[in-house]
Context: one part of a larger RNA
Molecule: small-subunit ribosomal RNA, 3' major domain
Organism: uncultured bacterium
RNA sequence: UGACGGGGGCCCGCACAAGCGGUGGAGCAUGUGGUUUAAUUCGAUGAUACGCGAGGAACCUUACCAGGGCUUGACAUAUACCGGAAGUGUCUGGCGACAGGCAUUCUUCUUUUGAAGCUGGUAUACAGGUGCUGCAUGGUUGUCGUCAGCUCGUGCCGUGAGGUGUUGGGUUAAGUCCCGCAACGAGCGCAACCCCUGUUGUAUGUUACCAUAAUUAAGUUUGGGACUCAUGCGAGACUGCCGGUGACAAACCGGAGGAAGGUGGGGAUGACGUCAAAUCAUCAUGGCCCUUAUGUCCUGGGCAACACACGUGCUACAAUGGCCGGUACAAAGUGAAGCGAAGCAGAGAUGCGGAGCCAAUCGCAUAAAGCCGGUCUCAGUUCGGAUUGGAGUCUGAAACUCGACUCCAUGAAGUUGGAAUCGCUAGUAAUCGCGCAUCAGCAUGGCGCGGUGAAUACGUUCCCGGGCCU
Numbered sequence: 001u002g003a004c005g006g007g008g009g010c011c012c013g014c015a016c017a018a019g020c021g022g023u024g025g026a027g028c029a030u031g032u033g034g035u036u037u038a039a040u041u042c043g044a045u046g047a048u049a050c051g052c053g054a055g056g057a058a059c060c061u062u063a064c065c066a067g068g069g070c071u072u073g074a075c076a077u078a079u080a081c082c083g084g085a086a087g088u089g090u091c092u093g094g095c096g097a098c099a100g101g102c103a104u105u106c107u108u109c110u111u112u113u114g115a116a117g118c119u120g121g122u123a124u125a126c127a128g129g130u131g132c133u134g135c136a137u138g139g140u141u142g143u144c145g146u147c148a149g150c151u152c153g154u155g156c157c158g159u160g161a162g163g164u165g166u167u168g169g170g171u172u173a174a175g176u177c178c179c180g181c182a183a184c185g186a187g188c189g190c191a192a193c194c195c196c197u198g199u200u201g202u203a204u205g206u207u208a209c210c211a212u213a214a215u216u217a218a219g220u221u222u223g224g225g226a227c228u229c230a231u232g233c234g235a236g237a238c239u240g241c242c243g244g245u246g247a248c249a250a251a252c253c254g255g256a257g258g259a260a261g262g263u264g265g266g267g268a269u270g271a272c273g274u275c276a277a278a279u280c281a282u283c284a285u286g287g288c289c290c291u292u293a294u295g296u297c298c299u300g301g302g303c304a305a306c307a308c309a310c311g312u313g314c315u316a317c318a319a320u321g322g323c324c325g326g327u328a329c330a331a332a333g334u335g336a337a338g339c340g341a342a343g344c345a346g347a348g349a350u351g352c353g354g355a356g357c358c359a360a361u362c363g364c365a366u367a368a369a370g371c372c373g374g375u376c377u378c379a380g381u382u383c384g385g386a387u388u389g390g391a392g393u394c395u396g397a398a399a400c401u402c403g404a405c406u407c408c409a410u411g412a413a414g415u416u417g418g419a420a421u422c423g424c425u426a427g428u429a430a431u432c433g434c435g436c437a438u439c440a441g442c443a444u445g446g447c448g449c450g451g452u453g454a455a456u457a458c459g460u461u462c463c464c465g466g467g468c469c470u
Stems, first nucleotide, its partner, number of pairs: 007470007015460002019424005026315008034306002042053002064301007073126001077125008087104007107116003128290002131288003137284002139279003142275001144273001149188006155164003168179003194267004199235007209225002213222002238261001241255005317417001321376007333364003338357002343352003383414001388409007430452007
C1' cells in the first nucleotide's frame, strides 16, 4: 500500500424478509458424468461447464472406427519434358472411390514453325494436417459488474515505500451534485448524445383506412376524404412552476398542470483490472511433430450404445378441469429451386389443382387461452398420455441401425413430490397461442411477437455478493 477478520460504522442488490410460481418425486426430451464399445470424434467442468460450441449428426456434415483405394496428391503457385482441345454421351467390371473401352466434338492468335488458354502424364520445388502446446501468442469471449470505481499532470507533505487530490459534512441510481479542505486541474468510467416505445402538430397519401353519400346478393365495389395506419420533419419533461424541509447550497418530500414526473419504460453501450479463466477445432500465428501418412478419396458403421448418477426442460397428476358444438379479438415475421387461394378427393396425415404474389396488394394464416351451450361427477376416471402392435403419409438416391407426421388398437408411471434449491417487484410473474433462423426432412431447444394478467415488499436483525470510511 493492499488483501483478509465468526472487528466497528454507513449504504446498496429479488440478498433476506413479504408473496406468486416452480425444480428436487413420475414419464418423456435434451446435455453431461460414468460404463460399454472396433469407434462411441473433439472441446467446455464451482459461481463463470452440463437444451454449452451445435442457428438443427440418416448419407453428406464428420474431425472417430472397420474395410477398400491414391501418393506432387482433394486444394495453390512455378519450372522442364512428353501427349491431347477442353468437354459431352454411353458401355463393361466394381458396394463405391476407381479401372478399362466406344462414340462424338476439334478453342484463339499465327510467318503453319510455333505461341496462349485448358487438360492428362513424368520429374522437382512444395502442398496438406480438426496433429501437440490457450502455460509461447494475436484476435474474440465469459466473469466480478452496468458494480462506481480506476488513474494522471503540476504543486504540497514524507529520508523513503508512499500520501494528498479521491478523505470530511450533506446528497444521489452514480467519484451525481453542493459545501468545506494543500491542493488546483485533467483523463478513462457515470450521465447525456443513438435505437424502440408512450402524447401530439405538420407534410405526403398507395397497395393502407372508411364517418358522411351512392350502389349491391355480398365485398371499400364507386365517388370522396375526416379518422386509423404508414413514412419523414418537428413539438414535448427541464425539478421548469407552487408549498414545505434543508447550511441561504446541492437535494429531498408534497402538489399543480400534463399523454408522460423526477433516469417515464425497454435496448444498445461493460472503466483500470481479476481468474497463467475459455478458445491453436471459426480464423490467424511462433515452436514441435507426420510426409506411400497424423495427408487425401470412397463404402459401411459410429457420434443415437445403457445396471446407473447429475443438470436443463416438456407433459401431467385433473372439475379454476377433460370432451363435443357454436362464436370473437392480435402482433411480429416470412415467401421465387419459394409462399401456394378457391375448388375436388381422403377418416386423417396428405394428394390433385394451379389463381395470385418478387408482396401495406397475393399467400403462409383458422391465433389460442376467452365467451355461449351441452356432457362427464371425483374414479387411476371421458384424468394422464408413456410404451407396444397394425395400417399409412411426406421429405429424400436411400428413413434397418437412425426422421417427422396421421389413423386404429394398446393405455405404463403419476393422486402435487424428503433434505434441499431456483426465478420473479408490473404490463412483471403466471398462463395462452403465433412467427423466424438453422433447414430437403427433423424443435419440448434458441431468438422474437402479441393475448389474458396477479400477489407482495413491515423492514435491513440474519444468509449471499458488492461499495465507502476506519